[in-house]
Context: one part of a larger RNA
RNA sequence: CUGGGCGUAAAGGGCGUGUAGGCGGCGAAAUAUGUCUGAUGUGAAAUACCAGGGCUCAACCCAGGAACUGCAUUGGAAACUAUUUUGCUAGAGUGCGAGAGAGGAAAGCGGAAUUCCUAGUGUAGAGGUGAAAUUCGUAGAUACUAGGAGGAACACCAGAGGCGAAGGCGGCUAUCUGGAUCGCAACUGACGCUGAGGCGCGAAAGCGUGGGUAGCAAACAGGAUUAGAUACCCUGGUAGUCCACGCCGUAAACGAUGAUAACUAGACGUCGGAGGUAUUGACCCCUUCGGUGUCGCAGCUAACGCAUUAAGUUAUCCGCCUGGGGAGUACGGUCGCAAGAUUAAAACUC
Repeated sequence: CUGGGCGUAAAGGGCGUGUAGGCGGCGAAAUAUGUCUGAUGUGAAAUACCAGGGCUCAACCCAGGAACUGCAUUGGAAACUAUUUUGCUAGAGUGCGAGAGAGGAAAGCGGAAUUCCUAGUGUAGAGGUGAAAUUCGUAGAUACUAGGAGGAACACCAGAGGCGAAGGCGGCUAUCUGGAUCGCAACUGACGCUGAGGCGCGAAAGCGUGGGUAGCAAACAGGAUUAGAUACCCUGGUAGUCCACGCCGUAAACGAUGAUAACUAGACGUCGGAGGUAUUGACCCCUUCGGUGUCGCAGCUAACGCAUUAAGUUAUCCGCCUGGGGAGUACGGUCGCAAGAUUAAAACUC
């Protein structure tokens, strides 16, 4: 390389967008790129193959045949492929009309709670634990009441619920804004799918500059525990957590399951639409489209299990794997302020 694979054994890129490339709906016509067919030329000889002959056989040698699956030229075929022209509407998109949603951005506002400050009432404890102590408190704590400050997070609603490509998103209000869905079938007429590179987004932690800091809390300090205790428990407590701008680019970034399309028993929920029957109206009931769950047949699977949201049956494109360790390491390159990230071996060893 071929082949076989990628939920859990090695293996799906964290996610999107999209360039090149690959692949591509239904019909008509033309051409003849691939494709198919005939002819001609060439495809040196030797070797190899077949059937003969010569050395007593064989190796070896001689002559013959076929073959050399290829290439070129030329005559033809037109189903498929390709190209060009033309048409279509089932893919894709636009339009019109609807409703749903923690989708995003940036403002403003709200109440509960913690902490702190001030004032009042009030007196000896409070706090904490398995038990204690460190700690706070007669300079008046804890508790209760009133007022104030400030930061962060939004109880109930809340749901196997919703939205988003993923990361993720939850108080309320208005503003700006993305996407999906349903109904109608007016418009475009294959405009599609995938996507190496590229570009963008990307939890937490971390980094830079400037703010902010209530609670929590790495590090750190003290008290306990213990044989020890650089821990678990307790009292404190700084980075950080928050905001703005800029980096980082990684996660069990998980459904450990790439994207798209078609086909293949059912049953029961739930969310968002549309229609029908009935009705004063709604619920209920029936049909249908889209999402999200639970079970389950065929089929698949090493088993577990998956099962119309497939891990079933197919097609196209991309990514990735190839025994364990060495190692996601070294070296080199690229990126980064750094931390490091990314690309990525070998010796050796079992």
The part of an RNA shown here (small-subunit ribosomal RNA, central domain) has 350 nucleotides and comes from an uncultured prokaryote.
Model confidence (mean pLDDT): 87 of 100.
The full RNA is in RNAcentral, with records from ENA.